[in-house]
Context: one part of a larger RNA
């Protein structure tokens, strides 16, 4: 703090709804706040800047003049911005109609797989690893076959796919509910964008009650590597995964690219809607990929989904360490979040 910046060098808030506030589309007319002109007073003296003129000369003094931001009046101007009126339909929304999709929230359901428990069949090994051991197993395990039973996930489909604001969503189906697009252009007439403050959402851990526990598995044990091995391997194995309610508020919450408009080349793919009589097609639309121009960039590289040209607005940075740490203060049950220095030092 004048600036100039935020993919990756310091920096886009996790996300939305939204208050203030800031900025806003086309015509007429009116006003006269800002604005602009003119002109009238104030703008004390010195100082500053110019002509002269005294000291021999300068400094330095005198003397005329010029200047002076800004602030009050008045008289005019109306293009622009404000604001009163009246209209408009492109921007916003509605209204029908078709359409999509793992979008949400409850319920019911299924097979597989896995682990237990039960009978059978059958006998010594079975598991594990780089090799072993721990471990399981003559009280019959492993393996097989049928039956029960529990919790958790949802192979194939399945994809540079879809949907969602952003976390995130994926057998199957019902019920309730949100959205988006295309299409007619019928209605409303600017009702918009942006968002400090605030509210609400917000992976995974975590913490509270209370259920559930089949897997995996933090801590834990024990085998083993190894000098040592609080570790990587191996047996195990509790907290957790799970569901309900309530809390916490954070992640490389990433596209490390804030939101919204405009308008700017050209090749392709893809899912969905629509033109068309249509499996070819398409100066069609809002997505979701790819590749190359122009531009831009330090460069990788971005490139209609911009990191190109602009325009609004919010948020953020301002050399490294000290430190996201101290104290304060807010929050939270508690971990711990939130805001957020400086001494000192390179």
């Nucleotide at each position: 703090u004048u600036g100039g910046g935020u993919u990756u060098a310091a920096a886009g808030g996790g996300u939305g709804c939204g208050u203030a506030g800031g900025c806003g589309g086309a015509a007429a007319u009116g006003u006269a706040a800002g604005u602009c002109a003119g002109u009238g007073g104030u703008g004390a003296a010195a100082u500053c800047c110019u002509g002269c003129a005294g000291c021999u000369u300068a400094a330095c003094u005198g003397u005329a003049g010029a200047a002076u931001a800004g602030c009050c009046g008045u008289u005019g101007a109306a293009a622009c911005u404000g604001u009163g009126u009246u209209u408009c339909u492109u921007g916003a929304g509605u209204a029908c109609a078709u359409u999509u999709g793992a979008g949400g929230u409850a319920g019911g359901c299924g097979g597989a797989a896995u682990g237990u428990g039960g009978u059978g069949u059958g006998u010594a090994g079975c598991g594990g690893u780089g090799a072993a051991a721990u471990g399981c197993a003559u009280a019959g395990a492993u393996a097989u076959a049928c039956c029960a039973c529990a919790g958790a996930a949802c192979a194939c489909c399945g994809a540079u796919u879809g949907c969602g604001a952003a976390g995130g969503c994926a057998g199957c189906u019902u019920a309730c509910u949100a959205a988006a697009c295309u299409g007619u252009c019928a209605c409303u007439g600017a009702c918009g964008c942006u968002g400090a403050u605030g509210c609400a959402c917000g992976a995974a851990a975590g913490c509270g009650u209370g259920g559930g526990u089949a897997u995996c598995a933090a801590a834990c044990a024990g085998g083993a590597u190894u000098a040592g091995a609080u570790a990587c391997c191996c047996u195990g194995g509790u907290a957790g995964u799970c569901c309900a309610c309530g809390c916490u508020g954070u992640a490389a919450a990433c596209g490390a690219u804030g939101a919204u408009u405009a308008g700017u080349g050209g090749u392709u793919g893809u899912g969905u809607g629509g033109g068309a009589u249509a499996c070819a097609c398409c100066g069609c639309a809002a997505g979701c990929g790819a590749c190359u121009g122009a531009g831009c960039g330090a460069a990788a590289g971005c490139a209609a989904u911009a990191a190109g040209u602009a325009a609004u607005u919010c948020a953020c940075c301002c050399g490294g360490g000290g430190a996201g740490u101290a104290g304060g203060u807010c929050g939270g049950c508690a971990a711990c979040g939130a805001u957020g220095a400086a001494a000192c030092u390179c």
The part of an RNA shown here (small-subunit ribosomal RNA, central domain) has 346 nucleotides and comes from an uncultured bacterium. Its mean pLDDT, the model's own confidence on a scale to 100, is 87.